[in-house]
Molecule: THF (Tetrahydrofolate) riboswitch aptamer
RNA sequence: AGCAGAGUAGGAAACAAUGCGUCAAGUGAAAAGAGGACGGGAAGUUGUCUCUUUUACGAAAGGUUUUUCUAGAGAAAAAUCUGCGAUGUUGUUUCCGCAUUCCGUUGCU
Numbered sequence: 001a002g003c004a005g006a007g008u009a010g011g012a013a014a015c016a017a018u019g020c021g022u023c024a025a026g027u028g029a030a031a032a033g034a035g036g037a038c039g040g041g042a043a044g045u046u047g048u049c050u051c052u053u054u055u056a057c058g059a060a061a062g063g064u065u066u067u068u069c070u071a072g073a074g075a076a077a078a079a080u081c082u083g084c085g086a087u088g089u090u091g092u093u094u095c096c097g098c099a100u101u102c103c104g105u106u107g108c109u
Stems, first nucleotide, its partner, number of pairs: 001109005010096010020085003028057001029055008040103004061082009
């Protein structure tokens, strides 16, 4: 000098546990603003994540028991079970993964 490689933060999916909502919050979409993180070092975006505000859209309930109200029909509340939600968190497994640039690092020549 050339060629090849290793490793991060983070993200996604599946499963399990435990919550929340089902009286619609959350999730998802768009715009604006603010902030964070991005292999060992430096820089760091039009990429990525989070938060705030605004806008438009938008989901599924049913059973059982108890209590209260009522002349009654019936109504309300609570608990619980089965569901439902692009639902939160945690754990396990698998997959993806330095945007990019320079340097470093391992192997070979």